[in-house]
Description: Two RNAs folded together computationally: RNase P RNA and transfer RNA, 448 nucleotides in total. The prediction has a mean pLDDT of 77.
RNA sequence: CGGAUCAACCAGACAGUCGCUGGCAAUCUCGUAUUGCUGGAGGAAAGUCCGGGCUCCACAGGGCAGGGUGCCAGGUAACGCCUGGGGGCCAUACUGGUGACGGUAUGGCUACGGCCAGUGCCGCAGAGAAUAUACCGCCGAUGGCCUGUUUCUUCGGAAACGGUGCACAGGUAAGGGUGAAAAGGUGCGGUAAGAGCGCACCGCGCCGCUGGCAACAGCGGUGGCAGGGUAAACCCCACUCGGAGCAAGACCAAAUAGGGAUCCGUUGGCGUGGCCCGCGCUGGAUCCGGGUAGGUCGCUAGAGGCCGGCGGCGACGCCGGUCCCAGAUGAAUGACUGUCCACGACAGAACCCGGCUUAUCGGUUGAUCCACCUU
RNA sequence: UCCGCCUUAGCUCAGUCGGUAGAGCAACUGACUGUUAAUCAGUGGGUCGCUGGUUCGAGCCCAGCAGGCGGAG
Numbered sequence: 001c002g003g004a005u006c007a008a009c010c011a012g013a014c015a016g017u018c019g020c021u022g023g024c025a026a027u028c029u030c031g032u033a034u035u036g037c038u039g040g041a042g043g044a045a046a047g048u049c050c051g052g053g054c055u056c057c058a059c060a061g062g063g064c065a066g067g068g069u070g071c072c073a074g075g076u077a078a079c080g081c082c083u084g085g086g087g088g089c090c091a092u093a094c095u096g097g098u099g100a101c102g103g104u105a106u107g108g109c110u111a112c113g114g115c116c117a118g119u120g121c122c123g124c125a126g127a128g129a130a131u132a133u134a135c136c137g138c139c140g141a142u143g144g145c146c147u148g149u150u151u152c153u154u155c156g157g158a159a160a161c162g163g164u165g166c167a168c169a170g171g172u173a174a175g176g177g178u179g180a181a182a183a184g185g186u187g188c189g190g191u192a193a194g195a196g197c198g199c200a201c202c203g204c205g206c207c208g209c210u211g212g213c214a215a216c217a218g219c220g221g222u223g224g225c226a227g228g229g230u231a232a233a234c235c236c237c238a239c240u241c242g243g244a245g246c247a248a249g250a251c252c253a254a255a256u257a258g259g260g261a262u263c264c265g266u267u268g269g270c271g272u273g274g275c276c277c278g279c280g281c282u283g284g285a286u287c288c289g290g291g292u293a294g295g296u297c298g299c300u301a302g303a304g305g306c307c308g309g310c311g312g313c314g315a316c317g318c319c320g321g322u323c324c325c326a327g328a329u330g331a332a333u334g335a336c337u338g339u340c341c342a343c344g345a346c347a348g349a350a351c352c353c354g355g356c357u358u359a360u361c362g363g364u365u366g367a368u369c370c371a372c373c374u375u
Numbered sequence: 376u377c378c379g380c381c382u383u384a385g386c387u388c389a390g391u392c393g394g395u396a397g398a399g400c401a402a403c404u405g406a407c408u409g410u411u412a413a414u415c416a417g418u419g420g421g422u423c424g425c426u427g428g429u430u431c432g433a434g435c436c437c438a439g440c441a442g443g444c445g446g447a448g
Stems, first nucleotide, its partner, number of pairs: 002370009012340007020040008028031001042346001046357002049355005054245004061277004066241005071085005086112001087110010113236002118234002120230003135176002137172003142169002144166002146163007184202006203225001204223008249297004259288006268282004304323008341344001376447007385400004394431001402418005424440005
């Protein structure tokens, strides 16, 4: 000096004028008036995808059904979030080995319980797609058939030794071929040909020891090898979830009718429940006729922000100090002028928080890594 | 503010339990007719809304977005 990744912060700046809106104070004409002071959108306010607070139904209880989550440990009010760790996969570079394959470094991804509980699916191709199979090929040692020679003979035949003989029985799964996937792989031996058939190594399973809270890792022994994939297929296992949502809900208050008709009959109906039990309240349904006016609270002081110290690898926690930072209900946060620059993106609160996801012109700071230059 | 559903050819819709995406209408070409319509024969046309993932394989399964429609108070 340049680049990449991660984290934190900012989101045109300043000045003036005129407005809108919450709070406080003063004034009067007592109006939600006027004046003054003061506060006034975001990192996502968004999507409504998760989790919680709060409110009502029982402080949400039992069963069935249904949903969600899923390596381990921790954080948290809680989570599908976050932190740390483990395993796996991929890319690049280097490296060991004849080879199968292994090791190291850096970066990225990871919905990662269980298909030795059961069931389903695996099109086309291919011989064969899940208790394996045998198309081409290889072999045919053994048995059989054919055939040559020799010997024996009761003249029908039999025996022994042979054959680049046949490929009938049979053996085989090395090779070919199909496929995403075909009963571990490489090398050597072995065999009639072959095969974990044997051995060494690589991979895998099981057992033990050691380390670790654990996931798991390392080492040693052992088994010739268990027997495909798919659970973001049904399902099984473990954990977990009651429903509705601030127009929740609470309080104050005006008007009215405690009206009429028909039907049902306490084993009923209602209470927003998926269903049943249970619990609470209570006569209910339909039609006719009639009435109506809103207001206040909930509402923002909170799992809050900032600073410092301590504990922890970290997420985060504890302690102390300090600050108050929108709260509307036709719903405010804007407009104009001037100056300057790097010329300004995505976008606007409506009960509140913690996350995730998505959109976003750019800028600042810090950490790590890489490249180049100088010393 | 909250909730539910949908997106496949130009239009309207099928597509089960994942295995090369179809139908009707429309369009085009030819035949028939003096001509047109109708009719008959044939042909073309698809980013299955988008981006990722699971799987050998995705219109279908899963996640995240986009657009549209409907509903409650």
Rfam match: Bacterial RNase P class A. From the family's description: Ribonuclease P (RNase P) is a ubiquitous endoribonuclease, found in archaea, bacteria and eukarya as well as chloroplasts and mitochondria.